[in-house]
Molecule: Bacterial RNase P class A
Organism: Cycloclasticus pugetii
RNA sequence: GGAGUUGGCCAGGCAGUCGCUCUGCGCAAGCAGGGAGGAAAGUCCGGGCUUCAUAGGGUAAAGUGCCAGGUAACGCCUGGGGGGCGUGAGCCUACGGAUAGUGCAGCAGAAAGGAAACCGCCUAAGUCUACUGGUAGACCGGUAAGGGUGAAACGGUGCGGUAAGAGCGCACCGCGUGUACGGUAACGUAUCACGGCGAUGGUAAACCCCACUUGAAGCAAGACCAAAUAGAGAAGUAGCAACGUAAGUUGCAACGUGUGGCCCACACGGCUUCUGGGUAGGUCGCUCGAGGUGCAUAGUGAUAUGCAUCCCAGAUGAAUGACUGUCCACGACAGAACCCGGCUUAUCGGCCAACUCCAGCU
Numbered sequence: 001g002g003a004g005u006u007g008g009c010c011a012g013g014c015a016g017u018c019g020c021u022c023u024g025c026g027c028a029a030g031c032a033g034g035g036a037g038g039a040a041a042g043u044c045c046g047g048g049c050u051u052c053a054u055a056g057g058g059u060a061a062a063g064u065g066c067c068a069g070g071u072a073a074c075g076c077c078u079g080g081g082g083g084g085c086g087u088g089a090g091c092c093u094a095c096g097g098a099u100a101g102u103g104c105a106g107c108a109g110a111a112a113g114g115a116a117a118c119c120g121c122c123u124a125a126g127u128c129u130a131c132u133g134g135u136a137g138a139c140c141g142g143u144a145a146g147g148g149u150g151a152a153a154c155g156g157u158g159c160g161g162u163a164a165g166a167g168c169g170c171a172c173c174g175c176g177u178g179u180a181c182g183g184u185a186a187c188g189u190a191u192c193a194c195g196g197c198g199a200u201g202g203u204a205a206a207c208c209c210c211a212c213u214u215g216a217a218g219c220a221a222g223a224c225c226a227a228a229u230a231g232a233g234a235a236g237u238a239g240c241a242a243c244g245u246a247a248g249u250u251g252c253a254a255c256g257u258g259u260g261g262c263c264c265a266c267a268c269g270g271c272u273u274c275u276g277g278g279u280a281g282g283u284c285g286c287u288c289g290a291g292g293u294g295c296a297u298a299g300u301g302a303u304a305u306g307c308a309u310c311c312c313a314g315a316u317g318a319a320u321g322a323c324u325g326u327c328c329a330c331g332a333c334a335g336a337a338c339c340c341g342g343c344u345u346a347u348c349g350g351c352c353a354a355c356u357c358c359a360g361c362u
Stems, first nucleotide, its partner, number of pairs: 001358010012327007020035006037333001041344002044342005049218004061214005066080005081095001082093004096209002101207002103203002118147002120143003126139006155173006174197001175195004179190004222284004232275006239252005255269005291310008328331001
């Protein structure tokens, strides 16, 4: 100098004018203060909160799936192990079980799951025929070393062996099991022992098996206050005045219709009062929170603890805008609606830190 990897940060700045919304103060005019994001998005996971449901056990269904740790919790995060990719920094990984059982595998190929003889190789043993008596041919066969097909043909190389071959035997490599050692564990190592290795082919984001987890709905959740009209239920339909301690007495006044000769009484209706439910409307839930910032401590880290400090949108037709000036690197994706932790997706341009590879110079 070039090419990269990982982690983090910023998201036009400043000034002025006019608005909008919330809060506080004020009789008012007004004044002061706060006012979108890293994703506010997708609504894909997890939790708080709320209402309903809920003895206990089992089953179904769905989800998760190497190990350890973190967390309120998670399918998230951190660290580690195995496997794969990259020269490397580093990246990716649904990564339990194929010896419980069932199923599946296109094309090619002779044969594809206790597999197979197409070409090739062999003719030792057995049977037959021929003759120039030890050869040839036929049959019965043997063979997975070689060729060819395939993603895959049932360990590899070499030596021996054999009729030709073959873990058939042996050496080394690989593999499996055991043991020992290291590690909390996943797992790793072995100059150890045993096993010729069809043990144990693949596929479980095929059914399935194993282990673990899961009640449902969501702030339009839900709680409270509460008109008018209609409807439901209950009570009343009389009282007032004077006198009297009181019981009571006296005077005035007695809703409508029906039954009934009338009164009493009963039924229905009206009227008055009360009660509870619920609608409109209003209040709460609502933003101080697993909160931000800084420092210290513990830890490889995720994170935890302590101290100090700060208050930072809260609407309900729903605010967060417009204009002007100026500077530059000329400004992307995008707009809160109960809150929080994640994941995923979108994103102009720029900055910082650590690390890797290549080339050159000293």